[in-house]
Model confidence (mean pLDDT): 76 of 100. A computed fold for a 398-nucleotide RNA from a bacterium, annotated as Bacterial RNase P class A.

RNA sequence: AAAGUGGUCCGGGUGACCGCUUGCUCCGCCACUGGCGGGGCGAGAGGAAAGUCCGAGCACCGAAGGGCAGGAUGGUCGGUAACGCCGACCGGGGGCGACCCCAGGGAAAGUGCCACAGAGAGCAGACCGCCCGCCGUCGCCAAGGCUAUGGCGGGUAAGGGUGAAAGGGUGAGGUAAGAGCUCACCAGUGCCGGUGGUGACACCGGCAGCUAGGUAAACCCCAUCCGGUGCAAGGCCAAAUAGGGGAGCGUAAGAGGGCGGCCCGUCCAAGGCUCCCGGGUAGGCUGCUAGAGGCCGUCGGCAACGGCGGUCCCAGAUGAAUGGUCACCUAUCGACAGGCUCAGGGCAAGCCUCUGACCUGUUGAAGACAGAACUCGGCUUACAGGACCACUUUGCAU
Repeated sequence: AAAGUGGUCCGGGUGACCGCUUGCUCCGCCACUGGCGGGGCGAGAGGAAAGUCCGAGCACCGAAGGGCAGGAUGGUCGGUAACGCCGACCGGGGGCGACCCCAGGGAAAGUGCCACAGAGAGCAGACCGCCCGCCGUCGCCAAGGCUAUGGCGGGUAAGGGUGAAAGGGUGAGGUAAGAGCUCACCAGUGCCGGUGGUGACACCGGCAGCUAGGUAAACCCCAUCCGGUGCAAGGCCAAAUAGGGGAGCGUAAGAGGGCGGCCCGUCCAAGGCUCCCGGGUAGGCUGCUAGAGGCCGUCGGCAACGGCGGUCCCAGAUGAAUGGUCACCUAUCGACAGGCUCAGGGCAAGCCUCUGACCUGUUGAAGACAGAACUCGGCUUACAGGACCACUUUGCAU
């Protein structure tokens, strides 16, 4: 200097004028579930506020139990309120590397699928081959027999072919020819033992000829986990209407209704319950912002994170508030002019604005994704431009 990898942060600023919402407090007024005006002290959108995908806090469901079905997760150990999240590690894969990715339990419990090609793709299989026997033909030949070739029967899977993949690999022995048939070594698998580790697992040694592919984000099996509905939850106040009409079941039995689907069970439950039609209200307050909270320091931990101490209060709207105007600055992009400041280049060897970077001046344009609505922890997606930190590789100089 270039090319990369991982992470953090910012994402327009300043001033003036006018305007908006809200908290607390004080004063005044009104027709007082409430409302209006004025003063003072404050505050006012995000890293994703988005998606509504997970997990919770909180509220309600007549007490929410058991089973089946269904759904989710899937290496190990930690973190967390919890999680399908986060951290570290293990295994597998990719990359020269820093690093990145994995829907990571089971294929010997069972079922299914692997196109085409091929003999054969799950319990195999014989196309070309190789070997043996029988029957022929031609040639050689002393009857036997030998070479070549055809047919039939048997054996074989070492060689060749097909394919993404073909029943471990290499070598030797053995055989009629072959084959883990036998042996040596290697790989895998299973079992045993040792060392290290909390563990997943890794390494070392031994035994066994055991050697049957892949696929489970195919069905399935195994392990673990899972009530539902959700702030439009829920609670209170005021007001109004038709305290209306109809049907079913039922009165010591469990009809009917509730408990996510179904079954059991249980509750309403010692008398009423359920359903349908119609009507009224749809206003106000609350929930509604002090938290599994933020920031700083310190200790523990590889880390995620936790302990301790200090400090701070940072929106609460309800058809929905933070906006408008002006001026200046400016991240960034471009144009013009100048400067040897750095590197390269040219040449008449100390000059040249020739190229790039940088600096100065003038000028033009211009700011991404996008806005709370009960709250929080995550994940996922979108994002113009910029800054910083650490690490890897390559080149050059010292």
It was read from a public genome assembly, where an Rfam model found it.
It matches the Rfam family "Bacterial RNase P class A". Rfam classes the family as a ribozyme.